[in-house]
Molecule: transfer RNA
Organism: Bacillota bacterium
This record gives sequence, C1' cells and structure tokens, in this order.
RNA sequence: GGGCCUGUAGCUCAGUUGGGAGAGCGCCGCGUUCGCAACGCGGAGGUCGGGGGUUCGAAUCCCCUCGGGUCCA
Repeated sequence: GGGCCUGUAGCUCAGUUGGGAGAGCGCCGCGUUCGCAACGCGGAGGUCGGGGGUUCGAAUCCCCUCGGGUCCA
C1' cells in the first nucleotide's frame, strides 16, 4: 500500500422488507433478611466511531474518513 472482517449502554453482544434503539451482566432505589448473598419490582444510562449523500423516513443503503483485527505484498 491492497483485500476481508469489525465499531450499537460502563462491559459482552443482539438488531432483515429501511419506520419501536434493545438483552444479559454491572450501577442506583424499593421489597424480602438481624445482616449479606440470592430472588422479586422499578429506574438511570446511547451524537448506533466521525462527515456527507439517497429517502417522507437511515444503526440498516451509497461515498469519504478514523480506530481495531486478520491475510497478501
């Protein structure tokens, strides 16, 4: 330098006709307990890596760009 894969909540990850942004764990509150753990209920937490384009509408399609992984040179 080129090919491919990848980037979504604090962490690990889902997300297919393009229309609701989600799960588990963690965190906070309440219940239960003498207390802890476990369990139950509720809650906070997101520029969907960044910019542009297409579209009534984009995490999702197209272009550029940045980071990570891998292969080739």